[in-house]
Molecule: Bacterial RNase P class A
Organism: Bryobacteraceae bacterium
RNA sequence: CCCGCCGGGCGGGCAGCCGCUCGGCAACGAGAGGAAAGUCCGGUCUCCAUAGGGCAGCGUGCCGGCUAACGGCCGGGGGGAUUCGCUCAAAGCGGAUUUCACGGAAAGCGCCACAGAAAAUAUACCGCCGCGCAUGGCGCAAGCCGGGCGCGGUAAGGGUGAAAUGGUGCGGUAAGAGCGCACCGCGGCCGGAGUAAUCCGGACGGCAGGGCAAGCCCCACGCGGAGCAAGACCAAAUAGGGGAGGAGGAGCGGCCCGCUCCGUUCAACUUCCGGGUAGGUCGCUAGAGCCGUUCAGUAAUGGGCGGCCCAGAGGAAUGGCUGCCGCCUCCAAAAGAGGCACAGAAACCGGCUUAUAGCCCGGCGGGUACA
Numbered sequence: 001c002c003c004g005c006c007g008g009g010c011g012g013g014c015a016g017c018c019g020c021u022c023g024g025c026a027a028c029g030a031g032a033g034g035a036a037a038g039u040c041c042g043g044u045c046u047c048c049a050u051a052g053g054g055c056a057g058c059g060u061g062c063c064g065g066c067u068a069a070c071g072g073c074c075g076g077g078g079g080g081a082u083u084c085g086c087u088c089a090a091a092g093c094g095g096a097u098u099u100c101a102c103g104g105a106a107a108g109c110g111c112c113a114c115a116g117a118a119a120a121u122a123u124a125c126c127g128c129c130g131c132g133c134a135u136g137g138c139g140c141a142a143g144c145c146g147g148g149c150g151c152g153g154u155a156a157g158g159g160u161g162a163a164a165u166g167g168u169g170c171g172g173u174a175a176g177a178g179c180g181c182a183c184c185g186c187g188g189c190c191g192g193a194g195u196a197a198u199c200c201g202g203a204c205g206g207c208a209g210g211g212c213a214a215g216c217c218c219c220a221c222g223c224g225g226a227g228c229a230a231g232a233c234c235a236a237a238u239a240g241g242g243g244a245g246g247a248g249g250a251g252c253g254g255c256c257c258g259c260u261c262c263g264u265u266c267a268a269c270u271u272c273c274g275g276g277u278a279g280g281u282c283g284c285u286a287g288a289g290c291c292g293u294u295c296a297g298u299a300a301u302g303g304g305c306g307g308c309c310c311a312g313a314g315g316a317a318u319g320g321c322u323g324c325c326g327c328c329u330c331c332a333a334a335a336g337a338g339g340c341a342c343a344g345a346a347a348c349c350g351g352c353u354u355a356u357a358g359c360c361c362g363g364c365g366g367g368u369a370c371a
Base pairs, nucleotide, nucleotide: 001367002366003365004364005363006362007361008360009359010358012325013324014323015322016321017320018319020031021030022029023028033342037353038352040351041350042349043348044347045227046226047225048224057223058222059221060220061219062076063075064074065073066072077102078100079099080098081097082096083095084094085093086092103218104217108216109215110212111211112210125158126157127154128153129152130151131150132149133148135146136145137144138143166184167183168182169181170180171179185207186205187204189202190201191200192199193198231282232281233280234279241273242272243271244270245269248262249261250260251259252258289308290307291306292305293304294303295302296301326340327339328338329337330336
């Protein structure tokens, strides 16, 4: 320097002009994101329900810590995969990276396709071994070499499968087999380390039930429901409801007469009250807040101190143009032209997941070149 992986960060900059939304009398000030997204998880807040406990249902699931809480985060343990080193190699040990729904399979039920003899009360397809029955070939004979059938032994070997009843080696045996032994694995016991998960060591047991709980289930823990269109307040017109008054009331443009209409006790009309709709106001953005620094802690995170106020709309605003600069593409270059990822608030907060051009920083691995 190039390539790859992992982690963290930025997400075009500055200025001017013209607009939009909100606040303000005005001057003027403020005005999208790291995901504002999906609405997956957890909370704040609000209303409804609720004595306590249980059943059902849903969720979570190694251990410890953090947190308001979480299915999140941090640290640790264990298993798997890849790679490197030690080693002739394997096994084993150690390192690095990465990954895991990682409680329980001796409570019970269920399932295990295809293939295969057999998939869970084990079992004998080929093979191997023994015995028996007949029998072929060779040989003078002793005997040797076979193939067939039946009975039995055998889990070494082959074959099937995702998985075959511990593994490797030595002994042993007719052949085999934890049948015996050594090492590894496994099981419970004892001792030690650790808060714990778990790890280390010792003696013992020949080994005792293969897998699946992302099947039912069991165990432990957690969970009431709806959501800012929550909810609260103010409050027209019209039509209902209730109380009081009430024999009159209304129209014919002012008055009288007259006429017409509605009524005369379940009453027109007048007035008051209440619910509620439109509409308006609040909820509504000062908060598990942001920045800096310091302390405690491996870290997540927490405490102290100082500074700051940072969208609050009706679903609708948050933009456009110009100039200079940055980056990318076209072009041999310059000039010039085009372009600048994903996307976009709606009660708020903490996470997760998904989308994201390009750039910057750090770590690790590989390659190459130079000193």